A computed fold for a 582-nucleotide part of an RNA from a Bacillota bacterium, annotated as large-subunit ribosomal RNA, domain I.
[in-house]
Context: one part of a larger RNA
RNA sequence: GGCGUACGGUGGAUGCCUAGGCGCUGAGGGCCGAAGAAGGACGUGGCAAGCUGCGAAAAGCCUCGGGGAGCCGCAAGCAGGCGUUGAUCCGGGGAUGUCCGAAUGGGGAAACCCGGCACGGAGAAGCCGUGUCACCGGCACCUGAAUCCAUAGGGUGUCCGGAGGGAACCGGGGGAACUGAAACAUCUAAGUACCCCGAGGAGCAGAGAUUAUUCCCUGAGUAGCGGCGAGCGAAAGGGGAGGAGCCCAAACCGUCCGCAUGUCAAAGGCCGCAGCCGUUGUGCGGGCGGGGUUGCGGGGUCCGUCGGGGUGAGCUGCGGGCUCACCGGGGCCGAGGUCGGGUUAGCCGAAGGGGUCUGGAAAGGCCCACCACAGGGGGUAAGAGUCCCGUAGGCGAAAAUCCGGCGCAGGCUCUGGACGGGAACCCGAGUACCGCGGGACACGAGGAAUCCCGUGGGAAGCAGGGGAGACCACUCUCCAAGGCUAAAUACCGCUCAGCGACCGAUAGCGAACAAGUACCGUGAGGGAAAGGUGAAAAGCACCCCUGGCGGGGAGUGAAAUAGAACCUGAAACCGUAUGCCU
Numbered sequence: 001g002g003c004g005u006a007c008g009g010u011g012g013a014u015g016c017c018u019a020g021g022c023g024c025u026g027a028g029g030g031c032c033g034a035a036g037a038a039g040g041a042c043g044u045g046g047c048a049a050g051c052u053g054c055g056a057a058a059a060g061c062c063u064c065g066g067g068g069a070g071c072c073g074c075a076a077g078c079a080g081g082c083g084u085u086g087a088u089c090c091g092g093g094g095a096u097g098u099c100c101g102a103a104u105g106g107g108g109a110a111a112c113c114c115g116g117c118a119c120g121g122a123g124a125a126g127c128c129g130u131g132u133c134a135c136c137g138g139c140a141c142c143u144g145a146a147u148c149c150a151u152a153g154g155g156u157g158u159c160c161g162g163a164g165g166g167a168a169c170c171g172g173g174g175g176a177a178c179u180g181a182a183a184c185a186u187c188u189a190a191g192u193a194c195c196c197c198g199a200g201g202a203g204c205a206g207a208g209a210u211u212a213u214u215c216c217c218u219g220a221g222u223a224g225c226g227g228c229g230a231g232c233g234a235a236a237g238g239g240g241a242g243g244a245g246c247c248c249a250a251a252c253c254g255u256c257c258g259c260a261u262g263u264c265a266a267a268g269g270c271c272g273c274a275g276c277c278g279u280u281g282u283g284c285g286g287g288c289g290g291g292g293u294u295g296c297g298g299g300g301u302c303c304g305u306c307g308g309g310g311u312g313a314g315c316u317g318c319g320g321g322c323u324c325a326c327c328g329g330g331g332c333c334g335a336g337g338u339c340g341g342g343u344u345a346g347c348c349g350a351a352g353g354g355g356u357c358u359g360g361a362a363a364g365g366c367c368c369a370c371c372a373c374a375g376g377g378g379g380u381a382a383g384a385g386u387c388c389c390g391u392a393g394g395c396g397a398a399a400a401u402c403c404g405g406c407g408c409a410g411g412c413u414c415u416g417g418a419c420g421g422g423a424a425c426c427c428g429a430g431u432a433c434c435g436c437g438g439g440a441c442a443c444g445a446g447g448a449a450u451c452c453c454g455u456g457g458g459a460a461g462c463a464g465g466g467g468a469g470a471c472c473a474c475u476c477u478c479c480a481a482g483g484c485u486a487a488a489u490a491c492c493g494c495u496c497a498g499c500g501a502c503c504g505a506u507a508g509c510g511a512a513c514a515a516g517u518a519c520c521g522u523g524a525g526g527g528a529a530a531g532g533u534g535a536a537a538a539g540c541a542c543c544c545c546u547g548g549c550g551g552g553g554a555g556u557g558a559a560a561u562a563g564a565a566c567c568u569g570a571a572a573c574c575g576u577a578u579g580c581c582u
Base pairs, nucleotide, nucleotide: 001581002580003579004578005577006576007575008574009573015567016532017531020503021502022500023499024498025497026496027495028494029492030491031165032164039100040099041098042055043054044053046078047077050074051073061094062093063092064091065090066089070082071081072080105114106113107112115133116132117131118130119129120128121127135162136161137160138158139157140156141155142154143153169200170198171197172196173195174194180187184227214241215240216239217238218237224232225231245484246483247482248428252290253289254288255287256286257285258284259283260282261281268277269276270320271319272318273317274316275315295462297427298426299425301422302421303420304419305418306417309327310326311325312324313323314322328415329414330413331412332411333410337406338405339404340403341402342401343400344399346395347394348393352368354367355366356365357364369386370385371375377389378388379387433457434456435455436454437453438452439451440450443469464479465478466477467476468475519526520525539566542553543552544551545550
């Protein structure tokens, strides 16, 4: 020195564990914000670096409930306090809430700097405190050019609104490439990723000019589309979920305003007769109210038939008629209220302080009992239905909030229409449609209907118009060019409950631990490592070696090669001793 053996050191694999993750199911909940959000900065403790909580009233203040013996967060200690006159803790409501941030008095290199006005601090300056002062839109009012009226513009008021944020989901405006086609250009990937705008707890769509609101199953990988390649890929129909229907525009009537026109025989003022009044009337435009909303066409208007309470008004009287208001009657909504249910704290809750054995410890073994609408689960020195928390089952709210029922105040609406008849009025125009260029439809220009956009043309109007996959005829069907509309659907940053042939610390989220931390980067951004004494600190008093670290005794403990560099403690690697070989 090598090989081997024994015993160690180092190291942190493995086993076991879980406080953390991952996924799924069900139920609930789903917007926040100028009354200042989301997110932060800085503070705040007797001693206080971090996290958590909170905000100069600062690990907290008030109040109403719950609860019942301890408490002053993680987190020990020292010091000092609080609590059966009910603390800590849990829940409802409220107060306070610095500075930044849409950030909004002005500025600004976020968390800083500098102001105006009013009031207050016995107060002139200065200083301090409280309040207020951004912009845009709506509405109301005041003022007011060119230009007479007017308009633009300016100003004031406003407890009327906006702004900014939000994981995913939704609608819209834009919109790739890699890739696939075994190359590649049409095509595909894909209307995906990504950017922007907008909405909300959902969003969109939706009430027949047939894409028949939406979603699921099926139809069906069918019919089709397709360098007929790669590939893309319906619909009708059927079965389910859900279920809701409505309002305008126009004709016509009334009224008000503006413009035009018209005059003494005034056309007019509902009709007849009489009186009376008249810039009344007429035309056009506009506002408001009534009316009206359909495709067996509907509505208006006129006529006919039938039907219809009261009072008052519409210039007067009489007769007739019409309209409006009020009364009366019906329906719908319904703040507050009340009742019921849910949520936000909680409460009750059966049965072995049984024997014996092993053990440090009994919940384990053996024996004997008991409960069970409870033998889900967790904890307790090991493996507990009967020890603790719970579980089955049952009970509970001063306050807040949600849902539902009733319904006062109040609001809206109906209450005079029904039937029949009359080509006479209305029924959404730069629209439909057509050419050209595109896009969407499963459908790539194709025989290409249907829908949408650009551009150029450009109808009919109910004896009308659209569709039925070129187009024409016939037939059938439906009324575009205005608007609103729950539910069934999507999602999960959130809450609760449950589950897992999910992980178990190089796994599972990046993160079980001061984790989006430390650290890196000018920045956008990147981004770790790091869990385990023991049942209980009982965390080794005291003695010895030592500067300390560390160690040897003693003691604790079941165990100390469980001593905090702490469960187990593999291998590489390093030693000590020894056998053999050299």

The sequence was found in a public genome assembly. Its mean pLDDT, the model's own confidence on a scale to 100, is 82. NCBI's taxonomy places the organism under Bacteria, Bacillati, Bacillota.